Predicted 3D model of RNase P RNA and transfer RNA as a complex of 455 nucleotides. Its mean pLDDT, the model's own confidence on a scale to 100, is 76. It holds a member of the Rfam family "Bacterial RNase P class A". By type it is a ribozyme. Gene Ontology terms of the family: ribonuclease P activity, dimeric ribonuclease P complex and tRNA processing.
RNA sequence: UCAGAUGGUUGGAUGAUCGCUUGUUCUUUGGAAUGAGAGGAAAGUCCGGGCUUCAUGCGAAUAUGGUGCCGGGUAACGCCCGGCGGGGGUGACCCCAGGGAAAGUGCCACAGAAAGCAAACCGCCUGACCUUGCGUCAGGUAAGGGUGAAAGGGUGCGGUAAGAGCGCACCGCGUGCCUGGUAACAGGAACGGCAUGGUAAACCCCACCAGAAGCAAGACCAAAUAGGGAUGACCGGUUGAAUAUUCAGCCAAAGCCAUUCGCAGCUUGUCAUCCGGGUUGGUUGCUUGAGAUUGGUGGUGACAUCAAUCCUAGAGGAAUGAUCAUCAACUUCAUGUUUUCAUGAAGUUACAGAACCCGGCUUACAGGCCAUCUGAUCCU
RNA sequence: GCCCACAUAGCUCAGGGGUAGAGCACUCCCUUGGUAAGGGAGAGGCCGAAAGUUCAAAUCUUUCUGUGGGCACCA
Numbered sequence: 001u002c003a004g005a006u007g008g009u010u011g012g013a014u015g016a017u018c019g020c021u022u023g024u025u026c027u028u029u030g031g032a033a034u035g036a037g038a039g040g041a042a043a044g045u046c047c048g049g050g051c052u053u054c055a056u057g058c059g060a061a062u063a064u065g066g067u068g069c070c071g072g073g074u075a076a077c078g079c080c081c082g083g084c085g086g087g088g089g090u091g092a093c094c095c096c097a098g099g100g101a102a103a104g105u106g107c108c109a110c111a112g113a114a115a116g117c118a119a120a121c122c123g124c125c126u127g128a129c130c131u132u133g134c135g136u137c138a139g140g141u142a143a144g145g146g147u148g149a150a151a152g153g154g155u156g157c158g159g160u161a162a163g164a165g166c167g168c169a170c171c172g173c174g175u176g177c178c179u180g181g182u183a184a185c186a187g188g189a190a191c192g193g194c195a196u197g198g199u200a201a202a203c204c205c206c207a208c209c210a211g212a213a214g215c216a217a218g219a220c221c222a223a224a225u226a227g228g229g230a231u232g233a234c235c236g237g238u239u240g241a242a243u244a245u246u247c248a249g250c251c252a253a254a255g256c257c258a259u260u261c262g263c264a265g266c267u268u269g270u271c272a273u274c275c276g277g278g279u280u281g282g283u284u285g286c287u288u289g290a291g292a293u294u295g296g297u298g299g300u301g302a303c304a305u306c307a308a309u310c311c312u313a314g315a316g317g318a319a320u321g322a323u324c325a326u327c328a329a330c331u332u333c334a335u336g337u338u339u340u341c342a343u344g345a346a347g348u349u350a351c352a353g354a355a356c357c358c359g360g361c362u363u364a365c366a367g368g369c370c371a372u373c374u375g376a377u378c379c380u
Numbered sequence: 381g382c383c384c385a386c387a388u389a390g391c392u393c394a395g396g397g398g399u400a401g402a403g404c405a406c407u408c409c410c411u412u413g414g415u416a417a418g419g420g421a422g423a424g425g426c427c428g429a430a431a432g433u434u435c436a437a438a439u440c441u442u443u444c445u446g447u448g449g450g451c452a453c454c455a
Stems, first nucleotide, its partner, number of pairs: 001376010012327007020037007039351001043362002046360005051214004056264007064210005069083005084098001085096004099205002104203002106199003121145002123141007130133001153171006172194001173192003177188004218284004228275007236251007253268004277454003291310008328349009381451007390404004398435001406422005428444005
């Protein structure tokens, strides 16, 4: 200098004029002064919590959904950090839904002889036969060919009629053992001659975690209407009181938000579904919080902890904007110039906009800046 | 704002791992004096987009894009 990797950061600046929402103060109730006013993703709504309601609590089982190497962090997580294993890259570094396929079931189309208790189409070898041929029959063989995503360990030597873990060496695989590590796992020597193909983002098994709904939740005030109707479920037994009939007690029955069972408790004219009627207002929930900044300490790190300082949008058909000037960056064109560059003109300055609040993930993002590291080339 | 569902031929829908179909519509032919109906033949799809799992994805998973629906209070 060029090409990259990782982490972080910024998201035009200043001034003037005209507006919008809101807090405080003053006021002649018209308004005036002064302060504050979007984001790193406010987005997608994909996860996890806080908060609120559902008139019920405990225990067990089942169903449904989710997560899935090991250890740690966290309020919690499917997030983050560190490590292990596998894959990619010359490298910095990056990617992995990464438990179980020797518990079971299913699937593996087409092609191919054979696709799951493997298999003989061609080829190779042996034997028999006679028609002596590119022959037929019987048998052996998975080394070679061909098919396929995949053909039941790989390479080499020996061996054999030809072959074959048939034997041996190395590599792979499996089994138990020893050593190191909290663990995932790694290393070592021994034994086994190879059984045990793939698929669990197919059912499933194992371990662990989950009640449901969501601020249009919910609470209060005001206004208005027909506090209406239909269907279904249980409306049972007994005792007492009073004229019918009603009331009270007991037992039974039903209901209590995934289902079933058990225990305890509660309710009974109650529950469920549907049709119809009225309003389209206000207040609250609402912003001080797992809060931010700076510094110290512990930790490899995620993070934890201590001290000081700060308060930083709360709208509600929904404010946070528009115009002009100067400057900055970029693009295009023109002129000058060998290029760099200079001058002028025009254009652009991203993605996007809070809606109860937090922690993450994912996705979108013009241009610029910083730090650390890697490879190549040149110079010293 | 919150919660759901769907996307396959021009339209309405099947297909839920092995190269995608039905009905209507469209084109041509037959039939008719002509039209409709009827019969025959044909065209039209990279299954909303991109990644991943798998030998193989319309189908399974994830992320985007688009469309549609529901949710207030009172008695």